Small-subunit ribosomal RNA, central domain from Cellulomonas sp., 351 nucleotides, folded computationally.
The full RNA is in RNAcentral, with records from ENA and SILVA.
The coordinates come from a structure-prediction model, not an experiment, and the mean pLDDT is 88.
It matches the Rfam family "Bacterial small subunit ribosomal RNA". Rfam links the family to the GO terms structural constituent of ribosome and ribosome.

Context: one part of a larger RNA
RNA sequence: UUGGGCGUAAAGAGCUCGUAGGCGGUUUGUCACGUCUGCUGUGAAAACCUCAGGCUCAACCUGGGGCUUGCAGUGGGUACGGGCAGACUAGAGUGCGGUAGGGGUGACUGGAAUUCCUGGUGUAGCGGUGGAAUGCGCAGAUAUCAGGAGGAACACCGAUGGCGAAGGCAGGUCACUGGGCCGCAACUGACGCUGAGGAGCGAAAGCAUGGGGAGCGAACAGGAUUAGAUACCCUGGUAGUCCAUGCCGUAAACGUUGGGCACUAGGUGUGGGGUCCAUUCCACGGAUUCCGUGCCGCAGCAAACGCAUUAAGUGCCCCGCCUGGGGAGUACGGCCGCAAGGCUAAAACUC
Numbered sequence: 001u002u003g004g005g006c007g008u009a010a011a012g013a014g015c016u017c018g019u020a021g022g023c024g025g026u027u028u029g030u031c032a033c034g035u036c037u038g039c040u041g042u043g044a045a046a047a048c049c050u051c052a053g054g055c056u057c058a059a060c061c062u063g064g065g066g067c068u069u070g071c072a073g074u075g076g077g078u079a080c081g082g083g084c085a086g087a088c089u090a091g092a093g094u095g096c097g098g099u100a101g102g103g104g105u106g107a108c109u110g111g112a113a114u115u116c117c118u119g120g121u122g123u124a125g126c127g128g129u130g131g132a133a134u135g136c137g138c139a140g141a142u143a144u145c146a147g148g149a150g151g152a153a154c155a156c157c158g159a160u161g162g163c164g165a166a167g168g169c170a171g172g173u174c175a176c177u178g179g180g181c182c183g184c185a186a187c188u189g190a191c192g193c194u195g196a197g198g199a200g201c202g203a204a205a206g207c208a209u210g211g212g213g214a215g216c217g218a219a220c221a222g223g224a225u226u227a228g229a230u231a232c233c234c235u236g237g238u239a240g241u242c243c244a245u246g247c248c249g250u251a252a253a254c255g256u257u258g259g260g261c262a263c264u265a266g267g268u269g270u271g272g273g274g275u276c277c278a279u280u281c282c283a284c285g286g287a288u289u290c291c292g293u294g295c296c297g298c299a300g301c302a303a304a305c306g307c308a309u310u311a312a313g314u315g316c317c318c319c320g321c322c323u324g325g326g327g328a329g330u331a332c333g334g335c336c337g338c339a340a341g342g343c344u345a346a347a348a349c350u351c
Base pairs, nucleotide, nucleotide: 003323004322005321006320007305008304012319014201015200016199017198021194022193023192025088026087027086028085029084030083031082033081034080036076037075038074039073040072041071042070048066049065050064051063052062053061054060091191092188093187094186095184096183097182098181099180103177104176105175106174107173108172109171110154115149116148117147118146119145120144121143125136126135162169163168206247207246208245209244210243211242215241216240220236221235222234223233258318259317260316261315262314263313266296267295268294269293270292271291272290273289274288275287276286277285300307301306324351325350326349333344334343335342336341
C1' cells in the first nucleotide's frame, strides 16, 4: 500500500534475446468500440437530505421532492484513443561505398625468463631473513659456458587509449565469423520501444572424466617470531592453476546509477569517420559535422557529497525492486544440481 522512492540512507535483476501484455510517427477516408450529449425505461421499500403536515413540543409518525453517482434501449456528435481500408518518409531496417578495433572460434608459430637433465670450467660454500634457522652442497652445489626437455605467461609498444551486451579481451601469422562507425539516399514503408513468464551467455573458486604439470601455490610438514602463534616471515609442498568435454550459475557481476526517445550554456583533451579552407604534392595546421571516451563547469537538481548534453536536469513509455533493526537471505515447502550448493522465501520472538 490510490503515497513516496531506488549513485552513497532500504531499493536497478550480472548481461542479452524474446513470448504475452503495456505504449507507439505523419496523413486521408470510413465505422462509431472507448468517449461526449439528448430522451425513455429501470435503479423496491425503509434509511439519508430537503420542503410541508399530524401527535400541546420533541423523539416519533405521514405526504411530496431529491438522492440511488449505475445499467439497458434509443436519437445525435466524431476532436482525441481504437477497428478497418488507403497513402507517406522524418522512426526502424535493407542496399551501395568506405573505415577503426586485445570482439569471438580454430590451427600453426616466435623470442625472453624460471625449472629440470647432460657435458665443460671451477671450489666451498649457497640460499634465506629484521636477525636467524629449517633447506641445498666435497656423491662437487651456488656461479659461469654449451646443448637438450617441458609447461605456463606474453616485457617494450601500452595510453588519461581500443573492442565487446555483460562476464571479459593483449607475442605473431593464417582461416572462418559477429557487431560498430562514417558517407550516399537506391529500396522496404511504422516493420518501432519495453518486456511478466521463458531461453541463452555468464569472472574466480568448486565438481566429473581423461590428459598435462615449468613456475606459483589453499591443505599439509618443518624452521622462526611470540606469553601462546592452528597467523603474518622463511624452507618445502598436494589439490588447483593449464588443455578437452560436461556441470555449477555465483561476485564489491560496481558507474554500487535498468532500457528507449526527445529537449536543456559552454570550455578543454583524446580515439574513429566525413566536409570545407589553406598547402604545387605529402605531412602538419584552421573551421565544421557525426559517433565514442575523459576532465572542468552554468542553469537546474540534491540531505549533503556531488551530478551536470555520457545527468543524479526537464518530460513521456515499459520493466525490475524497496517499505524500521535483529531473527534471515535463515527455516519449511517447491524447483534445479553428481555434490558443494543455487533460486524462490516466511514466522515466533526481540529492540